[in-house]
Context: one part of a larger RNA
Molecule: small-subunit ribosomal RNA, 5' domain
Organism: uncultured bacterium
RNA sequence: GAUGAACGCUGGCGGCGUGCUUAACACAUGCAAGUCGAACGAUGAAACCGAAGCUUGCUUUGGUGGAUUAGUGGCGAACGGGUGAGUAACACGUGAGUAACCUGCCCCUGACUUUGGGAUAAGCCUGGGAAACUGGGUCUAAUACCGAAUAUGACUAUGGGACGCAUGUCUUGUGGUGGAAAGAUUUAUCGGUUGGGGAUGGACUCGCGGCCUAUCAGCUUGUUGGUGAGGUAAUGGCUCACCAAGGCGACGACGGGUAGCCGGCCUGAGAGGGUGACCGGCCACACUGGGACUGAGACACGGCCCAGACUCCUACGGGAGGCAGCAGUGGGGAAUAUUGCACAAUGGGCGCAAGCCUGAUGCAGCGACGCCGCGUGAGGGAUGACGGCCUUCGGGUUGUAAACCUCUUUCAGUAGGGAAGAAGCCUUUCGGGGUGACGGUACUUGCAGAAGAAGCGCCGGCUAACUACGUGCCAGCAGCCGCGGUAAUACGGAGGGUGCAAGCGUUAUCC
Numbered sequence: 001g002a003u004g005a006a007c008g009c010u011g012g013c014g015g016c017g018u019g020c021u022u023a024a025c026a027c028a029u030g031c032a033a034g035u036c037g038a039a040c041g042a043u044g045a046a047a048c049c050g051a052a053g054c055u056u057g058c059u060u061u062g063g064u065g066g067a068u069u070a071g072u073g074g075c076g077a078a079c080g081g082g083u084g085a086g087u088a089a090c091a092c093g094u095g096a097g098u099a100a101c102c103u104g105c106c107c108c109u110g111a112c113u114u115u116g117g118g119a120u121a122a123g124c125c126u127g128g129g130a131a132a133c134u135g136g137g138u139c140u141a142a143u144a145c146c147g148a149a150u151a152u153g154a155c156u157a158u159g160g161g162a163c164g165c166a167u168g169u170c171u172u173g174u175g176g177u178g179g180a181a182a183g184a185u186u187u188a189u190c191g192g193u194u195g196g197g198g199a200u201g202g203a204c205u206c207g208c209g210g211c212c213u214a215u216c217a218g219c220u221u222g223u224u225g226g227u228g229a230g231g232u233a234a235u236g237g238c239u240c241a242c243c244a245a246g247g248c249g250a251c252g253a254c255g256g257g258u259a260g261c262c263g264g265c266c267u268g269a270g271a272g273g274g275u276g277a278c279c280g281g282c283c284a285c286a287c288u289g290g291g292a293c294u295g296a297g298a299c300a301c302g303g304c305c306c307a308g309a310c311u312c313c314u315a316c317g318g319g320a321g322g323c324a325g326c327a328g329u330g331g332g333g334a335a336u337a338u339u340g341c342a343c344a345a346u347g348g349g350c351g352c353a354a355g356c357c358u359g360a361u362g363c364a365g366c367g368a369c370g371c372c373g374c375g376u377g378a379g380g381g382a383u384g385a386c387g388g389c390c391u392u393c394g395g396g397u398u399g400u401a402a403a404c405c406u407c408u409u410u411c412a413g414u415a416g417g418g419a420a421g422a423a424g425c426c427u428u429u430c431g432g433g434g435u436g437a438c439g440g441u442a443c444u445u446g447c448a449g450a451a452g453a454a455g456c457g458c459c460g461g462c463u464a465a466c467u468a469c470g471u472g473c474c475a476g477c478a479g480c481c482g483c484g485g486u487a488a489u490a491c492g493g494a495g496g497g498u499g500c501a502a503g504c505g506u507u508a509u510c511c
Stems, first nucleotide, its partner, number of pairs: 001510003005507005012374006018367002020332001025330003029327003034075003039072002042069001047064008082285003092209007101202002106198008114148004123138006154177010183190002211257003218248003223245008260282004264275004287308005310321004338364001340363003346360001347358004377407004387398004411452001413447005421438001424435004455500005460481003466495002469492002476483002
């Protein structure tokens, strides 16, 4: 000098930040991922129109209408948010490569969107179960599912051309093989299929770089390489069969310990040392371990299956759960906040849109935890008052300090006014109108009155700042040297002084 700090004493205001470093301990409760009726069958509210009955404003009934949504279907749920347990590794950083790869939504561009079929949920009927849930029968729709047609592309056989970076890459001709599609609507459009290109995101490989330990010296059998096959989006012992016997290592293999990595941050003139909170990038994890499914993308925090530990419900047959999301609780600890408001803005998901959802986010609350700013008054005022302390008893000092006089009113208080943030979107009679959580906040105007606002450490030397009293190697102090045994500037309180100041000290850690 610094800190995500804590502790002691003290504490006026504001702005901006920041706040479980410990038990990746266990979690009550609420919320944190939905949306689309312009994909589909169904459901059919309000309202309107008509008919009948009459008790004359109600009931029944038929249409129009289309609110609402359980279900099928689509997209999203792989983002966003959390944590740092594991990991010494191509995990990360940086620089290359992929002629070995994938990429939903988005953009540009070419072609197409023909024709059929059978189901099933919901519904209805009927069972089982305490529940969670689930069986059977029957009916029905689709942008759900499955055929057929056509198709540049794919695969394969074969011929030509161009190029390169080794395996090769690109392009073009012919024959064969098996492959697409979906409609909706308020008629503006929005979709669907198949090619090519782009963008974005990802995957893999490699060079180099960054901890400790030799009281770890040898390690290795899918091990190292080859051939073939399987698998993958893709290369590859990734996996398998066979063959060979290799591969790594004092330039530290293997083992052990520790640890998420980086941009950065702290310190330092720099070199360097330390560190990885907040913010940003990457990685890993989601009760513990394992596994796959769906999908463009996961081996998936708020999905599934199995095993385990734990908790809960049970009719004992069987079930349910996963806060390292936001709040919050217990526990641990020196120690770390509200079970808040709003989607107004920014962004995300879905939707043509209106809109809905969003503990992301924007804000508010709590904490001097940090940084910064402001205030606690200003000028005058000597009989240098009283009091305190010291004294050589003359006086000195506190001290212009107070009183007193003249002013000012920041901040806080109080009373009025009162935003920007709003772009967009909705609505409209085309003039306009509506939409702000924060917030009656910021800001501003008036009013009153010095009024409501100073402490903490130190004073032997280092180190700025000294006296008297008490104590008497006691009580105590102390960062080092050291003080204290009867005149202690070093202990204790006091007067005075000094340093910082809404803080001041102490402790811990780093330079």